The RNA shown here (c-di-GMP-I riboswitch aptamer) has 88 nucleotides and comes from Bacillus suaedaesalsae. The coordinates come from a structure-prediction model, not an experiment, and the mean pLDDT is 85.
RNA sequence: UAUCGGUAAGGGCAAACUCGUUGAAAAACGGGGACGCAAAACCACGGGUCUAAAGCAGGACAACUGCAAUGAUGGCUGGGUUUCCGUA
Repeated sequence: UAUCGGUAAGGGCAAACUCGUUGAAAAACGGGGACGCAAAACCACGGGUCUAAAGCAGGACAACUGCAAUGAUGGCUGGGUUUCCGUA
């Protein structure tokens, strides 16, 4: 340095589900739990996806419906940053 591997050693993370808390929700965090992961570490910059609170519109100032990201997802993906061991 690698468009390589995770066989060996030492380790790491933790899906679904479940309990609790927060939140309008998506979801997040913590406990349990392991489907998987060599970046399943970090960054919402591009694309995607999810939600739809404020706001706007309709409606009857209701219920409700539609639009709406500034919310969420890095375990959807491109890109960026950092990185363990082995091998070449």